[in-house]
Context: one part of a larger RNA
RNA sequence: GGAUGAGCGCUGGCGGCGUGGAUAAGGCAUGCAAGUCGAACGAGACAUAUUGAGAUUACAUCAAGGUUAUGUUUAGUGGCAGACGAGGUAGUAACAUGUGGGUACCUUCCCUUAAGUCAAGAAUAACAUAUCGAAAGAUAUGCUAAUACUUGAUAGUCUCUACGGAGUAAAGUUUUAACGCUUAAGGACGGGCCCGCACGAUAUCAGCUAGUUGGUAGGGUAAUGGCCUACCAAGGCAAUGACGUCUAGAGGAGCUGAGAGGCUGACCCUCACCGAUGGGACUGAGACACGGCCCAUACACCUACGGGUGGCUGCAGUCGAGAAUCUUCCACAAUGGACGAAAGUCUGAUGGAGCGACGCCGCGUGGUUGAUGAAGUACUUAGGUAUGUAAAAACCUUUUAUGAGGGAAAAAGUUUAUUGAUUGUACCUCAUGAAUAAGGGGUUGCUAAACUCGUGCCAGCAGCAGCGGUAAUACGAGUGCCCCAAGCGUUAUCC
Numbered sequence: 001g002g003a004u005g006a007g008c009g010c011u012g013g014c015g016g017c018g019u020g021g022a023u024a025a026g027g028c029a030u031g032c033a034a035g036u037c038g039a040a041c042g043a044g045a046c047a048u049a050u051u052g053a054g055a056u057u058a059c060a061u062c063a064a065g066g067u068u069a070u071g072u073u074u075a076g077u078g079g080c081a082g083a084c085g086a087g088g089u090a091g092u093a094a095c096a097u098g099u100g101g102g103u104a105c106c107u108u109c110c111c112u113u114a115a116g117u118c119a120a121g122a123a124u125a126a127c128a129u130a131u132c133g134a135a136a137g138a139u140a141u142g143c144u145a146a147u148a149c150u151u152g153a154u155a156g157u158c159u160c161u162a163c164g165g166a167g168u169a170a171a172g173u174u175u176u177a178a179c180g181c182u183u184a185a186g187g188a189c190g191g192g193c194c195c196g197c198a199c200g201a202u203a204u205c206a207g208c209u210a211g212u213u214g215g216u217a218g219g220g221u222a223a224u225g226g227c228c229u230a231c232c233a234a235g236g237c238a239a240u241g242a243c244g245u246c247u248a249g250a251g252g253a254g255c256u257g258a259g260a261g262g263c264u265g266a267c268c269c270u271c272a273c274c275g276a277u278g279g280g281a282c283u284g285a286g287a288c289a290c291g292g293c294c295c296a297u298a299c300a301c302c303u304a305c306g307g308g309u310g311g312c313u314g315c316a317g318u319c320g321a322g323a324a325u326c327u328u329c330c331a332c333a334a335u336g337g338a339c340g341a342a343a344g345u346c347u348g349a350u351g352g353a354g355c356g357a358c359g360c361c362g363c364g365u366g367g368u369u370g371a372u373g374a375a376g377u378a379c380u381u382a383g384g385u386a387u388g389u390a391a392a393a394a395c396c397u398u399u400u401a402u403g404a405g406g407g408a409a410a411a412a413g414u415u416u417a418u419u420g421a422u423u424g425u426a427c428c429u430c431a432u433g434a435a436u437a438a439g440g441g442g443u444u445g446c447u448a449a450a451c452u453c454g455u456g457c458c459a460g461c462a463g464c465a466g467c468g469g470u471a472a473u474a475c476g477a478g479u480g481c482c483c484c485a486a487g488c489g490u491u492a493u494c495c
Stems, first nucleotide, its partner, number of pairs: 001495004006491005013363006019356002026319003030316003035080003040077002043074007051066001054062002087274003097198007105191002110187008118152004127142006158167003172179002200246003207237003212234008249271004253264004276297005299310004327353001329352003335349001336347004366396004376387004401432006410422001439484005444465003450479005460467002
């Protein structure tokens, strides 16, 4: 000198773009953050229409209850999603990451191609009744549907095979036509696994290792493999640092530097890992699953003391600890995601607004004229000098500010139409009036800028040298001056 997710002190006008819990992976009140589909299914409720015994009747009208249709809605069965997105960096020195290879494997949805989609059955939730419980919830009996479940047929594929054969699939909806379902082959996407190399500190860690190293057989897996088991052999690693301990997510990148390097890993992107702590599996194409399940532990809450409930390292917010880090905001209009044939619903992803000079950039706090060089203040050799064209005064301008009027793009389908949270925002025009807007640090040398007064080794300053003991340009104040400027200093850290 540069830099920072910065802190502190003094000060503070505006805008744009960024950025903001680095400490306690400490505890959390409250709300929201993952639903959707009635074109899979049966019910309940409501509305409308239809039909309508009957009552009153001249007609009109009224109308219990029922049938059918349509629509809305509720919980339930079923499907898909919930493994993404969002958050954090605790663990991990490792095939975690980066890079370059490999293959013994899987892949819902999507695309292409081919074939098929036949027949039958038994249940169950919802619901009703009854019972238990404070609640959470549970039990029994009865009824019912399906793209839920089961059986049979068919079988090119796949599995087994004594090569004779045996076994293995499907689901319908609506009816205009489409969407589905099953099987097979290929593709795409995404993953699993293996290997070479690279990738902290420490020897005040020198020896480590029995599933250990290899083989055979088997099990297990989508798949290779001591992954696991039995048997056999006695191997394997290590001074090119094994093993241990400490520290740490890795990379793209960022800062600095002429570079080589050094330091860092905030924001953004990719990968990995984690979800109160520890363990486990289930479902599924995919999880050993943040807002799923089970067990244990700690903590917290409710309780009728019998028993239950919970997991913000999602978005806001709260307490705590801390030098220190924001709103319990708006909207699905755009982009994207889930579901759906669609309309659409959901979306604290996202788009926006709010707060903070936290950073970068831009703008402003007026311009021109103006000498009796006014007054005041400071100094003075008492003549004057400085502040200083500075002010006053005159003229001008209106960025900004305030007020009024107008007012976008972002929105695009297929053509018509519709759709904007931000937002009456940006921007444009007009009006008013210099009107609304300057500080901080320094002034002995390094280092740009000095005088006077006060103090008297005191009070104090200080990055280093050092200054202060009666004329201190170094302390405190005033005036001048210097530097930077909505900032200026300082502290911490890196180069």
The part of an RNA shown here (small-subunit ribosomal RNA, 5' domain) has 495 nucleotides and comes from a wastewater metagenome.